A computed fold for a 408-nucleotide RNA from a Hyphomonadaceae bacterium, annotated as Bacterial RNase P class A.
It was read from a public genome assembly, where an Rfam model found it.
Its mean pLDDT, the model's own confidence on a scale to 100, is 75.
């Protein structure tokens, strides 16, 4: 200096003016409501995130099931060992694989429980296979041939006899696939193979070391056991439901429920415009009666309570908080002490605007710088609440560490 790989961080400052929202605290008024309680005024104080977002896990909290084991079904989750309220998360390891390396990926239990599947391409894809090949020895066929012997001249026999085909025998060569049932090298053989040796590799056992996960000296076996459980499946652990519109407390008007308690107000006819008065016999349903009335039910009415609904408060933010120091640990993390209060709501405030400055982009000047003009400063937006984990960011900061090159 180039290249690169982890890992933290910040997320435009500072000031002016206005302007939204919550809490307090002020002092009459107005007004909205039936009440509670709210609206409008001034003062002060406070106000979005690293994701506030996905809403994908784990929790608190809150109602609702639930005797207790146990079993099936369904989700999840799968090396060990810590970490935390809990997790599928996080820290440290292990193994397997990628990189020269720092490092980084990793649904990482079981493939002799059983079932499936393995595309193309190739001959053959799991009870392997013969397209191309190589052999064709030994026993075996069929053709030609060589030689020799016997012949009834057809032909037979004899030679380890030669060639050619077949059966057959190999899993070596090419060739194909992601993968072809160890690789490489002699040895052997009729070609030829763990058929036999070396060495690699693979299985089994393992001294020993590690809390385990796992590592391995060393001894043994020719070698037998393809992939794929993010396919069915087995094995093992975990796992009520539902969510702040959860739920709690107050509580109108109208509607209906219940209690008590009075009432017969009606039909008809006269007076009166009308409220209203007067007279009259029938007294409406049940049930009982001494026929005098008594009780019940239904209707009104009045007063009282009680459930719910509109409204209102709480839930709702002093917390698994937050920062500093410090001590235990490799570490996530804990534990002690010390400080600080840090949006809360309800369909929902956190904004504009001005100047200065910072950064970036672009033009102008200019040797370079300085300068000067112009635009731009992302994602995004709390709605119980926290812990994760994803995913979206302009633009910058810091820190460890890897590789190459130069110089001292």
């Nucleotide at each position: 200096c180039c290249a690169g790989u982890c890992g933290g961080c910040c997320g435009g400052a500072c000031g002016g003016c206005c302007g939204c929202g919550g809490g307090c605290g002020c002092g009459a008024a107005u007004u909205c409501g039936a009440a509670a309680g709210g609206a409008u005024g001034c003062g002060u104080u406070c106000g979005a995130g690293g994701a506030a977002a996905g809403u994908c896990c784990g929790g608190g909290c809150u109602c609702c099931a639930c005797g207790c084991g146990g079993a099936u079904a369904c989700g999840g989750c799968g090396g060990c060992g810590g970490g935390u309220a809990a997790u599928u998360c996080c820290c440290g390891c292990c193994g397997a694989g990628a990189g020269u390396g720092a490092u980084c990926u990793u649904a990482g239990g079981g493939a002799u429980a059983g079932c499936g599947c393995c595309a193309c391409a190739g001959a053959g894809a799991a009870u392997a296979g013969u397209c191309u090949g190589c052999c064709g020895a030994a026993a075996g066929c069929g053709c030609c041939u060589u030689g020799g012997u016997c012949u009834u001249c057809g032909g037979a026999c004899c030679a380890u006899g030669g060639g050619c085909g077949c059966a057959g025998g190999c899993g070596a060569u090419g060739g194909u696939g992601a993968a072809a049932c160890g690789g490489u090298g002699g040895g052997g053989u009729a070609a030829g193979a763990g058929c036999c040796c070396a060495c690699c590799g693979c299985c089994g056992c393992g001294a020993c070391c590690g809390u385990a996960a796992g590592g391995a000296a060393g001894c043994g076996g020719g070698c037998a056991c393809g992939g794929c459980a993010a396919g069915c499946c087995c094995c093992g652990c975990c796992g009520g439901g539902a969510g702040c519109a959860a739920g709690a407390c107050c509580g109108a008007a109208u509607a209906g429920g219940g209690a008590u308690g009075c009432g017969a107000u009606g039909g008809c006819c006269c007076c009166g415009c009308a409220a209203g008065g007067g007279g009259u016999a029938c007294g409406g349903c049940c049930c009982g009666u001494c026929c005098g009335u008594g009780g019940g039910a239904g209707c009104g009415c009045a007063u009282c309570c009680g459930g719910g609904u509109a409204g209102g408060u709480c839930g709702c933010g002093a917390g698994a908080a937050c920062c500093g120091u410090g001590c235990g640990g490799c570490g996530a993390c804990g534990c002690a002490c010390g400080g600080u209060c840090c949006a809360g709501a309800g369909g929902a405030a956190u904004g504009g605007u001005c100047g200065u400055c910072a950064c970036c982009u672009g033009a102008g000047c200019u040797a370079c710088g300085a300068u000067u003009c112009a635009g731009g400063u992302a994602c995004a937006g709390a709605a119980c609440c926290c812990g994760g984990c994803u995913u979206a960011c302009a633009g910058g900061c810091c820190g460890a560490c890897u590789g190459g090159c130069u110089u001292u």